Model confidence (mean pLDDT): 80 of 100. This is a predicted structure of a 147-nucleotide RNA (FMN riboswitch aptamer (RFN element)) from Ornithinibacillus caprae. It matches the Rfam family "FMN riboswitch aptamer (RFN element)". Rfam describes the family as follows. The RFN element is a highly conserved domain that is found frequently in the 5'-untranslated regions of prokaryotic mRNAs that encode for flavin mononucleotide (FMN) biosynthesis and transport proteins. The sequence was found by an Rfam model in a public genome assembly.
RNA sequence: UUAUUCCUUCGGGGUAGGGUGAAAUUCCCAACCGGCGGUGAUGAAGUAUGUACUUCUAAGUCCGUGACCCGUGUGGUUGUAUAACGAUACGGUGGAUCUGGUGCGAAUCCGGAACCGACAGUAAAGUCUGGAUGGGAGAAGGAAUUU
Numbered sequence: 001u002u003a004u005u006c007c008u009u010c011g012g013g014g015u016a017g018g019g020u021g022a023a024a025u026u027c028c029c030a031a032c033c034g035g036c037g038g039u040g041a042u043g044a045a046g047u048a049u050g051u052a053c054u055u056c057u058a059a060g061u062c063c064g065u066g067a068c069c070c071g072u073g074u075g076g077u078u079g080u081a082u083a084a085c086g087a088u089a090c091g092g093u094g095g096a097u098c099u100g101g102u103g104c105g106a107a108u109c110c111g112g113a114a115c116c117g118a119c120a121g122u123a124a125a126g127u128c129u130g131g132a133u134g135g136g137a138g139a140a141g142g143a144a145u146u147u
Stems, first nucleotide, its partner, number of pairs: 003145008017029003031127002033117002035065004043056006060115002069092006076085003097113005119130003
């Protein structure tokens, strides 16, 4: 330093205040939040030195991806059974950005104004309760083999 396999740990935030009402953290006014990897003209530090390099850091709305939901295959349990349940692999569905500035260059910088957010429950929910002491993109550390 390359790759594969395995183990351990970690791995999501948010309705203040007010209005209506019999009832709403669900409606209305207003408030608040932003998973993971990549990219990146951000910022900081360091090394060498006139321009490079290294490290850390930087997007909810760009590229990809996870939870949720749907389907198919496989094998399992229950059932007489077309079925149900849970497991696993693969596939599908799945939200949202414009504008002014700077500049060679802006989807990421600075200013401004917008917009988005699974399912079930309930007075209609991104923020409450629940499936979930679950799953998980992935992150860190370690082991074995290997380039």

Source information: Lineage of the source: Bacteria > Bacillota > Bacilli > Bacillaceae > Ornithinibacillus.